The RNA shown here (Glycine riboswitch aptamer) has 75 nucleotides and comes from uncultured Anaerostipes sp.

RNA sequence: AUCCGGGAGAGAUUAUGAUUAAAACAUAACGCCGAAGGGGCAGACGCAAUAAACUCUCAGGCAAAAGGACCGGAU
Numbered sequence: 001a002u003c004c005g006g007g008a009g010a011g012a013u014u015a016u017g018a019u020u021a022a023a024a025c026a027u028a029a030c031g032c033c034g035a036a037g038g039g040g041c042a043g044a045c046g047c048a049a050u051a052a053a054c055u056c057u058c059a060g061g062c063a064a065a066a067g068g069a070c071c072g073g074a075u
Stems, first nucleotide, its partner, number of pairs: 001075006011030001013029005031062003037058001038056003
C1' cells in the first nucleotide's frame, strides 16, 4: 500500500421549489459535531527545524447509505 472485519459524535430542524402524497433532492436560514483532509500552538534539544486523539472548524459531516482517525487479521 491492497483486501476483509470492527468503528464515534452532532437537527430524519424550519421555510420554499418541484412532486398525486411521503421520503429523497435543490436553495435559503438558524442550531450543532470532530475521528477524512487542512491550519495553529508547548516543552525538551537548542543554531534552526518539530507533534497530537489538544485546538480552530476552511473543508467535511449531523436518519439510512457513503465516508471515517484508530484497532485486528491476511498478502
Model confidence (mean pLDDT): 76 of 100.